[in-house]
Context: one part of a larger RNA
RNA sequence: CUGGGCGUAAAGGGCGCGCAGGCGGUUGAUUAAGUUGCCUAUGAAAGGUAUCGGCUAAACUGAUAUAAGUUGGGUGAAACUGGUCGACUAGAGAGAAAUAGAGGGAAGCGGAAUUCCGGGUGUAGUGGUGAAAUGCGUAGAUAUCCGGAGGAAUACCGGUGGCGAAGGCGGCUUCCUGGAUUUCCACUGACGCUGAAGCGCGAAAGCGUGGGUAGCGAACGGGAUUAGAAACCCCGGUAGUCCACGCCGUAAACGAUGUACAUUAGGCGUUCGGCUAGGUUGCUAGUUGAGUGUCGCAGCAAACGCGCUAAAUGUACCGCCUGGGGAGUACGGUCGCAAGGCUAAAACUC
Repeated sequence: CUGGGCGUAAAGGGCGCGCAGGCGGUUGAUUAAGUUGCCUAUGAAAGGUAUCGGCUAAACUGAUAUAAGUUGGGUGAAACUGGUCGACUAGAGAGAAAUAGAGGGAAGCGGAAUUCCGGGUGUAGUGGUGAAAUGCGUAGAUAUCCGGAGGAAUACCGGUGGCGAAGGCGGCUUCCUGGAUUUCCACUGACGCUGAAGCGCGAAAGCGUGGGUAGCGAACGGGAUUAGAAACCCCGGUAGUCCACGCCGUAAACGAUGUACAUUAGGCGUUCGGCUAGGUUGCUAGUUGAGUGUCGCAGCAAACGCGCUAAAUGUACCGCCUGGGGAGUACGGUCGCAAGGCUAAAACUC
């Protein structure tokens, strides 16, 4: 390279946008680049194949013919692919009318709770644990009532409910803003799919500058436990967790399942639409779309299981794998303030 693969055995890029490239709906005409017929030039010999010879035969070998292969030229064909011109509406998009939603950004506001501060009542404990102790408390704690401050998070509703490409998103109100679905469909007319590079987004932790700090809480201090305890448990507690701006760019970033399209039994839930019938106040039944679950036929699968949300059957394009360790390491390059990220071997060994 070919082949075979990628849910769990090695293997789907964390996610999107997208240049190049690859691939691309129906139909008419034309062209002749791909494709293909014939002719011609080229195509050393050996080798292959066929025929006829030579060694007694064969291997081996001589002769002749030919094929395969290469590219050029000429001349035809026109189904398919490509090019050009034209037409179409089933893909895609636009338009109109509706709908649901923790989708994103900013500002403002609310209540519950914890902590702290001030005041009142009140007195000896409280707290914590398996049991304790450290701790707090007669300088008046814990408990309880009133008032105040401040930060963070938003009980119930809440739901294999919803939204988002993924990460993720949850009090209420306002403003700005992205996407989706349904119905109508008289507009555009293939405008599409995928996507190496590239660009953007990207939990937590971490980093820089400035703020903030109630609770929690790496490190750290103390008390226990224990043979020991650098842990698990307890009392404290700094960074951090929060905000603004800028970095980092990684996760079991998981459905461990790339994206898009088409085809292929059903049953039962649930969310949001349309239509029909009944009822008309909530609603019920049927049907038709878009999601989200569960069971399951065919089929697939090593099994587990998957099963119209495929891991079934096909197509297009991308990414990735090729025994374990060494190693996602060294070196080099590149990015980063750093931590480190990305790319990525070999010796050796089993």